Pistol ribozyme, 67 nucleotides, folded computationally. Its mean pLDDT, the model's own confidence on a scale to 100, is 81. It matches the Rfam family "Pistol ribozyme". On this family, see Weinberg et al., Nat Chem Biol 2015: "New classes of self-cleaving ribozymes revealed by comparative genomics analysis". Its family is annotated with catalytic activity in the Gene Ontology.

RNA sequence: UCUCGACAGGGCGAGACUAAAGAGACCAUUAAGCCCUGAGCGGUCUGCGGAUUUUGCGGACGUUGGU
Numbered sequence: 001u002c003u004c005g006a007c008a009g010g011g012c013g014a015g016a017c018u019a020a021a022g023a024g025a026c027c028a029u030u031a032a033g034c035c036c037u038g039a040g041c042g043g044u045c046u047g048c049g050g051a052u053u054u055u056g057c058g059g060a061c062g063u064u065g066g067u
Stems, first nucleotide, its partner, number of pairs: 001016005007038005025067004033041001043061007
């Protein structure tokens, strides 16, 4: 310098052409992605329809707590 950790900004971390992961520690909890803000992409529940081993259009919620 570049790439990545869904997206924008910030942080943190990893890697060097690859796209993953360990990204304060421990415990509990969750379907829920490293963290914060935003947003609501993935996700959970649900309404209507099509269809038969799946799919279209909507609605709601959107991990959290303790030391």